Model confidence (mean pLDDT): 81 of 100. A computed fold for a 117-nucleotide RNA from Texcoconibacillus texcoconensis, annotated as SAM riboswitch aptamer (S box leader). NCBI's taxonomy places the organism under Bacteria, Bacillati, Caryophanales, Bacillaceae, Texcoconibacillus.
RNA sequence: UUCUUAUCUUGAGAGAUGGAGGGAAAGGCCCAAUGAAGUCUCAGCAACCAGCCGGAAAAUGGACUUCUGGUCAGGUGCUAAGUCCUACAGAUUGCUUAUCAGUCUGACAGAUAAGGA
Numbered sequence: 001u002u003c004u005u006a007u008c009u010u011g012a013g014a015g016a017u018g019g020a021g022g023g024a025a026a027g028g029c030c031c032a033a034u035g036a037a038g039u040c041u042c043a044g045c046a047a048c049c050a051g052c053c054g055g056a057a058a059a060u061g062g063a064c065u066u067c068u069g070g071u072c073a074g075g076u077g078c079u080a081a082g083u084c085c086u087a088c089a090g091a092u093u094g095c096u097u098a099u100c101a102g103u104c105u106g107a108c109a110g111a112u113a114a115g116g117a
Base pairs, nucleotide, nucleotide: 001117002116003115004114005113006112007111008110013042014041015040016039017038021031022030023029026086027085028084043079044078045077048075049074051071052070053069054068055067056066057065083109088106089105090104091103092102093101094100
């Protein structure tokens, strides 16, 4: 970098440093000198993987495997706003009949984890 699978309306910030940007990208809309990004320290959230204790399925001599409950916090991740919102497609509602607006679902894109190339 890319592929596969799962999840994404929950939750959780202070200090130091720094000194103008940041929220992926386009359009919006926001955050920011009452101090952005980045870096460091401490704290917190969550529970994907690993660990520990169980349950179920299939199979069975026993395991591996798959699904699942609890626990822990070792490896990651995260701590403004729903992934901040929208775009593409479908359904539906409104009726001013549209090249509009709302709602829902799906797709795309993205993020994170685990595994593979």

Its Rfam family is "SAM riboswitch aptamer (S box leader)". Gene Ontology term of the family: regulation of gene expression.